[in-house]
């Protein structure tokens, strides 16, 4: 230097191809029940599409360009 793949809450991961209404679950966190108390259960709450442009009536999804991290050639 060149090519490939990945990016979504405090972790995990699902919708991505084939564009649609409020982003979904698991965990964790905080609050309540429940216990003498803890742990465990239940119940409510909580937070997230790497950035920037672009198409488009609409974009996590589709283009483009960056940034990071892996992997391959050299």
């Nucleotide at each position: 230097g060149g090519g490939g793949c990945u990016g979504u809450a405090g972790g995990a991961u699902a919708a991505c191809c084939u564009g649609g209404c409020u982003a979904g679950u698991c965990u964790g966190c905080a609050a309540g029940c429940u216990u003498c108390g803890g742990g465990g259960g239940c119940u409510u709450g909580u937070g997230a599409u790497c950035u920037g442009g672009g198409u488009u009536c609409g974009a996590a999804u589709c283009c483009c360009a960056g940034c990071a991290g892996c992997c391959c050639c050299a």
Source information
Predicted 3D model of a 74-nucleotide RNA (transfer RNA) from a Candidatus Woesearchaeota archaeon. RNAcentral holds the sequence, with entries from ENA. Rfam family: tRNA. The family's RNA type in Rfam is transfer RNA. The prediction has a mean pLDDT of 82. Lineage of the source: Archaea > Nanobdellati > Candidatus Woesearchaeota.